[in-house]
RNA sequence: GAGAGGCUGUUAGCGCCGGGACCGGAAAGGUUGACGAGGACGGCAGUUAUCGAAAGAUUCGGCGGAUGCUGCCGCGGCCGGGGCAGGUCGUAAGAGAGUUGAAAAAAGCAGAAUCAACACUGUAACAGAGC
Numbered sequence: 001g002a003g004a005g006g007c008u009g010u011u012a013g014c015g016c017c018g019g020g021a022c023c024g025g026a027a028a029g030g031u032u033g034a035c036g037a038g039g040a041c042g043g044c045a046g047u048u049a050u051c052g053a054a055a056g057a058u059u060c061g062g063c064g065g066a067u068g069c070u071g072c073c074g075c076g077g078c079c080g081g082g083g084c085a086g087g088u089c090g091u092a093a094g095a096g097a098g099u100u101g102a103a104a105a106a107a108g109c110a111g112a113a114u115c116a117a118c119a120c121u122g123u124a125a126c127a128g129a130g131c
Stems, first nucleotide, its partner, number of pairs: 014064004019060001020032004035052003041074007075090005101131001108123004
């Protein structure tokens, strides 16, 4: 330096928790506290940060964070080969509308397990935004 295998971390519905709720005779203690989809040019500021699914003490409540949005600045693409201004976007680098297409997890069911709740494993089905 190269190859193979393995491990760990990260990938932001994310992390944490003194309220609440649940389990536990009580205590000790434990559990819950966002289900997936989608989302990043850089800086600063502001802000209750997209979409549906489920549920109907929950995904409630609190703190922090955050790829959202808005404004300004910078960089970059496109708008005719180059430049300026302007516009519009963000490297897949115009916007809007319509049609079509593919794809979700949880809840559920089953299993195993715990004192119990929860977590765990397997599995059929079903979205919207966006693309």